[in-house]
RNA sequence: AUCGGAUAAAGGCAAACCUGCUCGAAAGACAGGGACGCAAAGCUACGGGUCUACAAGCAUUUGUUGUUCAAAUGCUAAUGGCAGCCGGGCCGCCCUC
Numbered sequence: 001a002u003c004g005g006a007u008a009a010a011g012g013c014a015a016a017c018c019u020g021c022u023c024g025a026a027a028g029a030c031a032g033g034g035a036c037g038c039a040a041a042g043c044u045a046c047g048g049g050u051c052u053a054c055a056a057g058c059a060u061u062u063g064u065u066g067u068u069c070a071a072a073u074g075c076u077a078a079u080g081g082c083a084g085c086c087g088g089g090c091c092g093c094c095c096u097c
Base pairs, nucleotide, nucleotide: 004095005094012038013037017033018032019031020030022029023028036084042090043089044088046087047086048085049082050081051080056076057075058074059073060072061071062070063069
């Protein structure tokens, strides 16, 4: 240095859930509490997967004298998320066997 991961040591992170005159259309993020767990549960959306659908497009219905416009429902769909889904990249504590 690489591989590996305890029967150690020093530490680290923080699931669900709760709170919020926080942000957001939502997914979710953030802050505080809280610990299910994690040897990278550190960082990074590069690949796969997955979540949401404001806007946009399409379809249907209703209202309207008609065109239009508005509302509701459904479908498509990331440019929005998830790193504690998997893989990749980068950095990193310790050293029993």